The prediction has a mean pLDDT of 82. Predicted 3D model of a 73-nucleotide RNA (transfer RNA) from a Candidatus Nealsonbacteria bacterium. The sequence was found in a public genome assembly. It matches the Rfam family "tRNA". It is annotated as a transfer RNA. Lineage of the source: Bacteria > Bacteria candidate phyla > Candidatus Nealsoniibacteriota.
[in-house]
RNA sequence: GGGCCGUUAGCUUAGUUGGAAGAGCGUCGCAAUGGCAUUGCGAAGGUCGCCGGUUCAAGUCCGGCACGGUCCA
Repeated sequence: GGGCCGUUAGCUUAGUUGGAAGAGCGUCGCAAUGGCAUUGCGAAGGUCGCCGGUUCAAGUCCGGCACGGUCCA
């Protein structure tokens, strides 16, 4: 330098077909217990890596860039 894959909540990640952003763990609150563990219920937490484009509508499609992984030179 080139090819491919990836970037979504604090962490691990789903979202395959463009149409309401989800889950598990963690955090916070409440209940049960004498207390802890644990369980149940509830809540907060997301510029979907960045900048543009297409579209009535983009996490999703297109272009560029950044970062990470991998392969080739």